[in-house]
């Protein structure tokens, strides 16, 4: 050069003119400053804030999460590692607790799929009578299958066979390394334990519910509600989270007067916030954490556009070229805010790393 892998950026720029939505000043003419995104999207994790549910403890039921360790307000997220698979390497994938608590399932195919089983085969015996058939033994060898009840060698043996023996696996396992997942492992056992928990299930931890159209304020009428008085009535009952215990709270009808109500509508909540840059300090790393600087949409059926020169980048055509014409900007698009994950994005630029090649 070439091919590859991993992290991040950016994703049109500059004016000029008409506009639109909030601010801000104003002598009411008008001026000024701000105005989408890296996903604003999906609404899938977790929060903050509000409100509901009488306060609190336990259990059950439900649902979620699942290798250690550590970051974070918190998370199913991130960061380091640790088995496993995958790749020549860089890296890359993993819903990665527990199959000696119980149950259940294992499609086809196959003789057989769990404490199995004999289809060909191999071997003795016997019958036939020269290629079949009958019993017996065996599980080395074929064959089916995602998975055949350990694998290779030897010794045995009629023929085999963890029946035996060495290596390997496999189950335990003092001890040693590590915060821990793990890893190495004297020494022992004797082939007995198959696989699925994205089947129920069992452990461990975690969770009350709605959601900014939450919710609060100011406010016509109606309903529904509340205090009081008048009439009449009786309940040591009943009812406040599936359940227990324990503190506590609540009460029914008919008329009257006062209070008071909260639908269209207006404010508020509404953007300074686990904030966003930059320098140092710890830390492998996510991440803390101190200086010092900035203010960056806040609308409310819902603004953020058009147009016009110039330039960039991109496709097509044309030219030997120098460059000329045409086309026209990926995904998308704020709605109470954060942190993340997931899914779309044409183009372009950075930066480590792996490997082949040639050249010094």
């Nucleotide at each position: 050069g070439c091919g590859g892998a991993u992290g991040g950026c950016u994703g049109g720029a500059u004016g000029g003119c008409c506009g639109c939505g909030g601010c801000c000043c104003u002598u009411c003419g008008g001026g000024g400053g701000c105005g989408a995104g890296g996903a604003a999207a999906g609404u899938c994790c977790g929060g903050a804030c509000u409100c509901c549910a009488u306060g609190g403890a336990g259990c059950a039921a439900c649902g979620g999460u699942g290798c250690c360790g550590g970051g974070u307000a918190a998370c199913g997220c991130c960061c380091g590692g640790c088995c496993g698979g995958g790749g020549a390497a860089a890296c890359c994938c993993g819903a990665g607790g527990g199959a000696c608590a119980g149950c259940g399932c294992c499609a086809c195919a196959g003789a057989g799929a769990a404490c199995a089983g004999a289809c060909c085969g191999c071997c003795c015996c016997g019958a036939u009578u020269u290629u079949u058939u009958g019993g017996g033994g065996u599980a080395a060898g074929g064959g089916u299958g995602a998975a055949a009840c350990g694998g290779u060698g030897g010794a045995g043996u009629a023929a085999g066979a963890g029946a035996c023996c060495a290596c390997c696996g496999c189950g335990g396992g003092a001890c040693u390394g590590g915060u821990a997942a793990c890893a190495g492992g004297a020494c022992c056992g004797g082939c007995a334990a198959g696989g699925c928990a994205a089947g129920c299930c069992c452990c461990a931890c975690c969770g009350g519910g709605a959601g900014c159209a939450a919710u609060g304020c100011c406010g016509a009428a109606u309903a529904g509600g509340a205090a009081c008085c008048u009439c009449g009535c009786u309940a040591u009952a009943g009812g406040c989270c599936g359940c227990u215990c324990u503190a506590g709270c609540c009460u029914g009808g008919a008329g009257g007067u006062u209070c008071g109500g909260g639908u269209u509508g207006g404010c508020a909540g509404c953007u300074u916030g686990a904030g966003c840059g930059u320098u140092g300090u710890g830390g492998u790393a996510a991440c803390a954490u101190a200086g010092c600087g900035c203010c960056u949409a806040g609308a409310g059926g819902a603004a953020u556009g058009g147009u016009c020169a110039u330039c960039c980048a991109a496709a097509g055509g044309g030219g030997c070229a120098a460059c000329c014409c045409u086309u026209g900007g990926a995904c998308a698009g704020a709605a109470u805010c954060c942190g993340g994950c997931u899914u779309a994005u044409a183009g372009g630029c950075c930066a480590u790393c792996c490997g082949c090649g040639c050249g010094g």

Notes:
Bacterial RNase P class A from Mangrovicoccus sp., 360 nucleotides, folded computationally. It is recorded under the gene name rnpB. Taxonomically the source falls in Mangrovicoccus (Bacteria, Alphaproteobacteria, Rhodobacterales, Paracoccaceae). Its mean pLDDT, the model's own confidence on a scale to 100, is 75.